Predicted 3D model of a 117-nucleotide RNA (FMN riboswitch aptamer (RFN element)) from a Candidatus Zhuqueibacterota bacterium. Rfam family: FMN riboswitch aptamer (RFN element). Its family is annotated with FMN binding in the Gene Ontology.
[in-house]
RNA sequence: GAAUAUCUUCGGGGCGAGGUGAAAGUCCUCACCGGCGGUAAAAGCCCGCGAGCCAUUAUGGUUGAAUCCGUGGAAUUCGGAUGCCGACGGUUAAAGUCCGGAUGGGAGAAGAUAAAA
Repeated sequence: GAAUAUCUUCGGGGCGAGGUGAAAGUCCUCACCGGCGGUAAAAGCCCGCGAGCCAUUAUGGUUGAAUCCGUGGAAUUCGGAUGCCGACGGUUAAAGUCCGGAUGGGAGAAGAUAAAA
């Protein structure tokens, strides 16, 4: 000096209210929630990744959604306004919020130890 290796820990939220109805946390009105990395400036809706699903030896495919105005050197990331999106299976009535696979998995984050050139 620090590539690399090994180990450990962490790693997803919505406590709702009312109406209709025989029956709805699933419909309607309001509400609530938003993984990880990046981005001259902070992101559910910009770029990618993960999870889910399909095929597979590796891996690949598939996988949702935003505009306008303002400020500024710089912002689809901040402020204002109005919108939009949310896998699969189940359910006496259709699910981002209930139950389940899941005390799972994982993008990654933090720490410790050793240490080549």